Record summary:
A computed fold for a 71-nucleotide RNA from a Phycisphaerales bacterium, annotated as transfer RNA. Model confidence (mean pLDDT): 82 of 100. It matches the Rfam family "tRNA". Rfam classes the family as a transfer RNA. The sequence is in RNAcentral, with records from ENA.
RNA sequence: GAGGGAUUAGUGUAAUGGUAGCACGAGGGUUUCUGAUACCCUUAGUAAGAGUUCAAAUCUCUUAUCCCUUA
Numbered sequence: 001g002a003g004g005g006a007u008u009a010g011u012g013u014a015a016u017g018g019u020a021g022c023a024c025g026a027g028g029g030u031u032u033c034u035g036a037u038a039c040c041c042u043u044a045g046u047a048a049g050a051g052u053u054c055a056a057a058u059c060u061c062u063u064a065u066c067c068c069u070u071a
Base pairs, nucleotide, nucleotide: 001070002069003068004067005066006065007064010024011023012022013021018054025043026042027041028040029039030038047063048062049061050060051059
């Protein structure tokens, strides 16, 4: 230089163009003499910019970071 892939909550991981979920974590509560367990509630997210569409995490383009292959 060329080609391909990934980026979603603090962490990991889903989501047929149609309400962004789940688990762990964190905070609060119930339970307990205390702690653990269990249960309930809360918390917090689509890498950036533009386009298409009634509607975009999803489709298109550009950019950024990381990974792989090749020279």